[in-house]
Molecule: small-subunit ribosomal RNA
Organism: uncultured bacterium
RNA sequence: AACGAACGCUGGCGGCAGGCUUAACACAUGCAAGUCGAACGCCCCGCAAGGGGAGUGGCAGACGGGUGAGUAACACGUGGGAACGCGCCCAAAGGUACGGAACAACGCCGGGAAACUGGCGCUAAUACCGUAUGUGCCCGAAAGGGGAAAGAUUUAUCGCCUUUGGAUCGGCCCGCGUCGGAUUAGCUAGUUGGUGGGGUAAAAGCCUACCAAGGCUGAGAUCGGUAGCCGGCCUGAGAGGGCACACGGCCACACUGGCACUGAAACACGGGCCAGACUCCUACGGGAGGCAGCAGUGGGGAAUCUUGCACAAUGGGGGAAACCCUGAUGCAGCGACGCCGCGUGAGCGAUGAAGCCCUUCGGGGUGUAAAGCUCUUUCGGUGGGGAAGAAGAAAGACGGUACCCGCAGAAGCAGCUGCGGCUAACUACGUGCCAGCAGCCGCGGUAAUACGUAGGCAGCGAGCGUUGUUCGGAGUUACUGGGCGUAAAGGGUGUGUAGGCGGUCCUCCGUGUCUGGUGUGAAAUCUCCCGGCUUAACUGGGAGGGUGCGCCGGAAACUGGAGGGCUUGGAGUGCGGGAUGGGAGAGUGGAAUUCCUGGUGUAGCGGUGAAAUGCGUAGAUAUCAGGAGGAACACCGGUGGUGUAGACGGCUCUCUGGACCGUAACUGACGCUGAGACACGAAAGCGUGGGUAGCAAACAGGAUUAGAUACCCUGGUAGUCCACGCCCUAAACGAUGCACAUUUGGUGUAGGUUAUUCAUUUGAUCUGUGCCGGAGCUAACGCGUUAAAUGUGCCGCCUGGGGAGUACGGUCGCAAGGCUGAAACUCAAAGGAAUUGACGGGGGCCCGCACAAGCGGUGGAGCAUGUGGUUCAAUUCGACGCAACGCGAAGAACCUUACCUGGGCUCGAACGGCUUCUCAACGGUCGUGGAAACACGGCUAUCCCGCAAGGGAGUGGAGUCGAGGUGCUGCAUGGCUGUCGUCAGCUCGUGUCGUGAGAUGUUGGGUUAAGUCCCGCAACGAGCGCAACCCUUGUCCUGUGUUGCCAAUCCCGCAAGGGAGGAACUCUCAGGAGACCGCCAGCGAUAAGUUGGAGGAAGGUGGGGAUGACGUCAAGUCCUCAUGGCCUUUAUGUCCAGGGCUACACACGUGCUACAAUGGCCGGUACAAAGCGCAGCGAAGUCGCGAGACGGAGCUAAUCGCAAAAAACCGGUCUCAGUUCGGAUUGCAGGCUGCAACCCGCCUGCAUGAAGCCGGAAUCGCUAGUAAUGGCGUAUCAGAACGAUGCCGUGAAUACGUUCCCGGGCCUUGUACACACCGCCCGUCACAUCACGAAAGUGGAUUGUACUAGAAGUCUGCAGGCUGACCCCAAAAGGGAGGCAGCGGCCCAAGGUAUGAUUCAUGAUUGGGGUG
Repeated sequence: AACGAACGCUGGCGGCAGGCUUAACACAUGCAAGUCGAACGCCCCGCAAGGGGAGUGGCAGACGGGUGAGUAACACGUGGGAACGCGCCCAAAGGUACGGAACAACGCCGGGAAACUGGCGCUAAUACCGUAUGUGCCCGAAAGGGGAAAGAUUUAUCGCCUUUGGAUCGGCCCGCGUCGGAUUAGCUAGUUGGUGGGGUAAAAGCCUACCAAGGCUGAGAUCGGUAGCCGGCCUGAGAGGGCACACGGCCACACUGGCACUGAAACACGGGCCAGACUCCUACGGGAGGCAGCAGUGGGGAAUCUUGCACAAUGGGGGAAACCCUGAUGCAGCGACGCCGCGUGAGCGAUGAAGCCCUUCGGGGUGUAAAGCUCUUUCGGUGGGGAAGAAGAAAGACGGUACCCGCAGAAGCAGCUGCGGCUAACUACGUGCCAGCAGCCGCGGUAAUACGUAGGCAGCGAGCGUUGUUCGGAGUUACUGGGCGUAAAGGGUGUGUAGGCGGUCCUCCGUGUCUGGUGUGAAAUCUCCCGGCUUAACUGGGAGGGUGCGCCGGAAACUGGAGGGCUUGGAGUGCGGGAUGGGAGAGUGGAAUUCCUGGUGUAGCGGUGAAAUGCGUAGAUAUCAGGAGGAACACCGGUGGUGUAGACGGCUCUCUGGACCGUAACUGACGCUGAGACACGAAAGCGUGGGUAGCAAACAGGAUUAGAUACCCUGGUAGUCCACGCCCUAAACGAUGCACAUUUGGUGUAGGUUAUUCAUUUGAUCUGUGCCGGAGCUAACGCGUUAAAUGUGCCGCCUGGGGAGUACGGUCGCAAGGCUGAAACUCAAAGGAAUUGACGGGGGCCCGCACAAGCGGUGGAGCAUGUGGUUCAAUUCGACGCAACGCGAAGAACCUUACCUGGGCUCGAACGGCUUCUCAACGGUCGUGGAAACACGGCUAUCCCGCAAGGGAGUGGAGUCGAGGUGCUGCAUGGCUGUCGUCAGCUCGUGUCGUGAGAUGUUGGGUUAAGUCCCGCAACGAGCGCAACCCUUGUCCUGUGUUGCCAAUCCCGCAAGGGAGGAACUCUCAGGAGACCGCCAGCGAUAAGUUGGAGGAAGGUGGGGAUGACGUCAAGUCCUCAUGGCCUUUAUGUCCAGGGCUACACACGUGCUACAAUGGCCGGUACAAAGCGCAGCGAAGUCGCGAGACGGAGCUAAUCGCAAAAAACCGGUCUCAGUUCGGAUUGCAGGCUGCAACCCGCCUGCAUGAAGCCGGAAUCGCUAGUAAUGGCGUAUCAGAACGAUGCCGUGAAUACGUUCCCGGGCCUUGUACACACCGCCCGUCACAUCACGAAAGUGGAUUGUACUAGAAGUCUGCAGGCUGACCCCAAAAGGGAGGCAGCGGCCCAAGGUAUGAUUCAUGAUUGGGGUG
């Protein structure tokens, strides 16, 4: 785009078309073929005219109408042909004479239920018969023979007969065209031909007898499947592909099968006979029927109409005609089934009603849409008029239709589908992987433009969607117009048949080809032009086209055919050469392995990652000598050679194949390819017979391992070897068929020839074999004169993946199995090449407390703390590898608090708006109940304006819109944070390369902590990161100088220090300087840099901090905060009391204290930094063993206080012990904070004195002022650190190095991964389900062969029975020719028997396959 459509929703009018695609299933009822009295007799009505009836006769019932079952065929289409017929029609010639005998109707008598029928008798004709004539006609060589007619009615015709011709129609034959299957390869006996005979309208095996043995087939016979064919219709640019309904042509069929009769024509839809199935009637004896005619019914089905009107028109039959008949036809009816046309109104009308929808709450949309105002009246309705269609006096089904004129009134008239992309059109709500959608991709798991609904929008519109089907898109079967190295696809290789294709010159022919003319290619359809319906659809006329076929001419280049030539352009032969693991057979050689014998010799050998099995004291291995036997041929040896491929390797001989080079004597296109066919064909395997040293499936043992039916080891049989015969497959690969030609190069190598050179020196050339590359080709990779380039010829093969190279069938094979080779079903992919990542028990380079080297820990104990688990009314919640677990929590007794129990409140604990009522309000105070919250009650005082009414601010009560929620969703989010990782990376612009993804830059050579820098480079630049800039610390300088400092001077003091004073020092706070590979030397490339040195407080980033690229982990957090959506509203909100978060069999993480002598205890003596303090720090002093208490100076702090630093050092003691170690646990007594220490705080004293004697597997931190160790402060905080966070003191050891573990960076490589190796993915087993195969069989369908059967009927024979008008004999009787019944025969439908074949269905069980 289309449709003979159907289904869903909807439906106003008209025109034109079309309407059982299924059951060629069965049919009730009516109608669909009759007509002629001018062929004929009879009967009836009528006075007659005339009319009617059945019959004889004529013509027509072979047309028209229906259907598509069968048919793969001369059925159809197209173009031809000769051996034919043709009623009615036309033309022409001639004729139409004379006779005869019957049979219906009818009458009489019968039979039968009926259908129908028997006998006798009468009768006419255009019915039938004879004779005559016969131009012409037929037979025959001729002679000769045969053979016709019909009249009717009234004056003019219509008929009839013979013959010829025409027209029309039909029969027959032929060329070409016409579906798919080879898993159908051979078929055929009347078969092919001939002769005689028969037969037909006609050729012919059409039929028959005989003779011959042919005929068809790979250009597809035969068989089986499917199918009416064509003009045309649909689609397509075309070529094609699909269809064949309506209209038109042809064919076939008429319940199924067979048969003939009549006739001009039939083997006859509404004729006949027989058989069969079915239906109906019946008196049971018998009969009747055939809608695939028009309507109609049932049935089937997704589905297809009225039992209409009329012969008015067109056409048909009969008739002289009037006329009759006509379900052909013309019309009408039904159904949006299709195509076409029209309408459902038009204009004005708001910053824009209402309703509905959305909303950021402002508004926006529906929307000039409506309402309203002004008009119009197509269509429809209604009233009136009213055709053509018929050439004619009448006669119009359609039809009171088309059309015309009025009338009323916007009045009666819109839906369907869609809105994620393709594809025009978006929001809200509902739902929550449910319900559902879906053509493909795919939507839906709580914010769905994809489901459902609504609003809006888009598209089409009396329709719109869906389904089905066809073509297109699809160059996706490729003729036009594809491919085969790796995507599917080159046969394993050759020889060669058919076929296809084929060098060069001449002549002829004219097959193909080209061309002129001509015939045909029906009409309709199609295209163009012009007309008719108001237009269109529709339809009329004219022209064109119809790519095809035939005929008559022409051309002769090419192709083809015939003939004749040619030759170093093809091919072959000859001659002359050299090369060769080419093949076959025979012989022969040495090395090695193994075995045997003997000698020497002794304890191991062998084997592996390490071992063991195994061998060996019965003497192995090793070594020497000798022997046996089999197999294979080191070095040479080479991307070297040969061969068609498989393949071929010691040497010699024999036989033998092919290629190459040279030559140019010969042949003269002899060629190329090659379906079938034939031959060869690695390894393994098979058969028979040999052989067997080594190796070695199976097998055995030993190891390895979770296991190890493996890899490794020790053994070991088939086999490997030979002969003969099979098998016939390989990643049989260059994954690249063969042949020929053309097209830039470079460089090796093998064989030959030739030129040249001192020279196998260097060229040239032919053949082979490699590498690199140009053009070109290719999806890319790559190929590239050995093409995958450019052409030609021929063959083979491919057409999504799986199922499956499977099943079935066939064929080959001894078997194994090979060759050929599907389908159901299932998926939306499978695949190629390349790209970027990620990954690898791949490679290279490099880094990091990553390992190693060290020091100290954890894991064992007790306790603290967090987590899991368990428990509980509740043990609130979150965090879960690193990157949760002394984490949120810088601090849970109440509070916090989110949890539980119980008691209360409901505009609420806080806040805003509005309405209303009351009262000033906030308050103060008292009482009762209570655990409190709270409830109830009493007393009390008081605002502003206004004269008042009232109003204002405000409280309280009631109502309402908000409130509130640590309720859910961190997978809806913002913000913030962790992590890779302070790793060195991540990108962009322009350019260039690539079809593209993308690459380049960013890679490479160096170097660095660093994508840091240098050099190179199709790149040149740039950004975010790195570094630097910032803070701190280390040195110096300058400034400053109190509360800090005190060297010098003075005063006081024993001293510290204070005062005066000083500004030097320390220090404080500011500001500067300093470090940059700057200098020197080596290395390096003269670079970047690196190594060492000098100087320097500091040296190569000086130490530390802050600072965290693009991104990853749906990482963490809705319980900090913010926030969408959802949920809740006398509760999931809020208040209160008490409890819980502190539980405890257990498990884990992080810590503290220890286990002791580098220590504990006692005494003494030193040295800090950084902080903090007014609801605070709190001195001195006093009390207490102590915690602490009393006390209150001073200090808003460089001034006062916390504040004692501790380890260290000195002295003493303990002496290796569960201790003078260790301090858990528990008891008693106290202290402090706080409303309150019971659950549940901290501290003190006395007493108690547990485990623990250095910690399994495993594991953590740290590279220097670090680890380790010692103490001090601070935040939080009423109180409550072994945690966190800061500070200072003491202060190490070790790093060879980068193999390994972990993590990371760069380059490269492989990849079937991309959620990216925690990936992907294979097979069994179990379950469910689906289709298929096998299977003892079973049941159908179709069909072959053989036999049997034999209705009706044609033909044929007999015909003794009957007849015998017409013909013959005969006066007649009678007889005959002839005819018929009947009988026989040939053929033959249905049926039967037997045995095959093909196919379908089904089958216990079974096999694999697909999907989940």